[in-house]
RNA sequence: CACCAGACUUAAGAAAUUGAGUGCUAGGCGGGAAACCGCUUAUGUAGAACUGCUCAAAGUCGGGGAAACCUUAGCUGGCAAUCCCGAGCCAAGCCCCUAGCCGGGGAAGGUGUAGAGACUAGACGGGCAGCACCUAAAAGCAGCGAUGCUUAUGGUGAAGGGAUAGUCCAGACCACGAACGCCUAUUGGCG
Numbered sequence: 001c002a003c004c005a006g007a008c009u010u011a012a013g014a015a016a017u018u019g020a021g022u023g024c025u026a027g028g029c030g031g032g033a034a035a036c037c038g039c040u041u042a043u044g045u046a047g048a049a050c051u052g053c054u055c056a057a058a059g060u061c062g063g064g065g066a067a068a069c070c071u072u073a074g075c076u077g078g079c080a081a082u083c084c085c086g087a088g089c090c091a092a093g094c095c096c097c098u099a100g101c102c103g104g105g106g107a108a109g110g111u112g113u114a115g116a117g118a119c120u121a122g123a124c125g126g127g128c129a130g131c132a133c134c135u136a137a138a139a140g141c142a143g144c145g146a147u148g149c150u151u152a153u154g155g156u157g158a159a160g161g162g163a164u165a166g167u168c169c170a171g172a173c174c175a176c177g178a179a180c181g182c183c184u185a186u187u188g189g190c191g
Base pairs, nucleotide, nucleotide: 001006008021009020010019011018012017022046023045024044025042026041027040028039029038030037031036050130051129052128053127054126055125060087061086062085063084064083065082069078070077088111089110090109094106095105096104097103115169117168118167119166120165121164131157132156133155134154139150140149141148142147174191176189178187179186
């Protein structure tokens, strides 16, 4: 502000607040014909973020970082939102090889990466379309010419899945009691 639901997303916290992320706006640099994209700065800001069909597999072993917060005289301490790397593996679709069959390789993307984890679904993920809006280098048409018109094979339609929505659970929470720590914390047991 609003009748109410609510106020971009997310983590911690009883709260006050704090960290991280996304779009927009303004500035700077680069790519592009342009639309637009990428990086970066800001004590700025939160109006907007389309629809249908399809896939649900792998889910393993190692490794490098980390804000806020907790603790400490101090840190080579703790916890952790999360940023990644190597090997291996992977549904549908795509590319190459082979092709009678069986198959083999590759790119994007994913897994690894939940609270230890199990299962179901489909999405904010993969694939294929549609729709809306923006641009017009090239191509085509008109023109004496300047130029104008058409057109996407070019763009935009945010982030949240390092568990999203749920069900479960040796997890969390409550009580008791151990080990190990200076502390913070961590691990096992039992109800």
A computed fold for a 191-nucleotide RNA from Rhizobium sp. Q54, annotated as Group I catalytic intron. The source organism's lineage runs through Bacteria, Pseudomonadota, Hyphomicrobiales, Rhizobiaceae and Rhizobium. Its Rfam family is "Group I catalytic intron". A reference for the family is Cech (1990), "Self-splicing of group I introns", Annu Rev Biochem. Rfam describes the family as follows. Group I catalytic introns are large self-splicing ribozymes. They catalyse their own excision from mRNA, tRNA and rRNA precursors in a wide range of organisms. The core secondary structure consists of 9 paired regions (P1-P9). These fold to essentially two domains - the P4-P6 domain (formed from the stacking of P5, P4, P6 and P6a helices) and the P3-P9 domain (formed from the P8, P3, P7 and P9 helices). Rfam 15.1 lists 5,602 matches to the family in 1,395 species. Model confidence (mean pLDDT): 81 of 100.